SAM riboswitch aptamer (S box leader) from uncultured Planococcus sp., 102 nucleotides, folded computationally.
The coordinates come from a structure-prediction model, not an experiment, and the mean pLDDT is 86.
Taxonomically the source falls in Planococcus (Bacteria, Bacillati, Bacillota, Caryophanales).
RNA sequence: UCUUAUCUAGAGAGACGGAGGGAUUUGGCCCUGUGAAGUCUCAGCAACCAGCCCUUGCGGCUACGGUGCUACUUCCAAUAAGCUUCGGCUUAGAAGAUGAGA
Numbered sequence: 001u002c003u004u005a006u007c008u009a010g011a012g013a014g015a016c017g018g019a020g021g022g023a024u025u026u027g028g029c030c031c032u033g034u035g036a037a038g039u040c041u042c043a044g045c046a047a048c049c050a051g052c053c054c055u056u057g058c059g060g061c062u063a064c065g066g067u068g069c070u071a072c073u074u075c076c077a078a079u080a081a082g083c084u085u086c087g088g089c090u091u092a093g094a095a096g097a098u099g100a101g102a
Base pairs, nucleotide, nucleotide: 001102002101003100004099005098006097007096012042013041014040015039016038020031021030022029025078026077027076028075043070044069045068048066049065050062051061052060053059054057074095079092080091081090082089083088
């Protein structure tokens, strides 16, 4: 980089650190010296890979291992279509994240 599945559920403490953070741009809304990012330790969540079972499928069970994740819907919007009480709503897309494969 490409293909494909999922993304409104779930799950935090401690130590170091010392000002930013919620991907990027713009706008909004938030978190943060009652300690941001980051690193480490431990704990947890989930069940993609994995293992097992059968009634073989959008199935069930397990959680040793490989990942991932543990504020806010991927925090919200941006583009298109439809609806609208003109406040907004719904669906799809784009972009992004994670897994598996190439």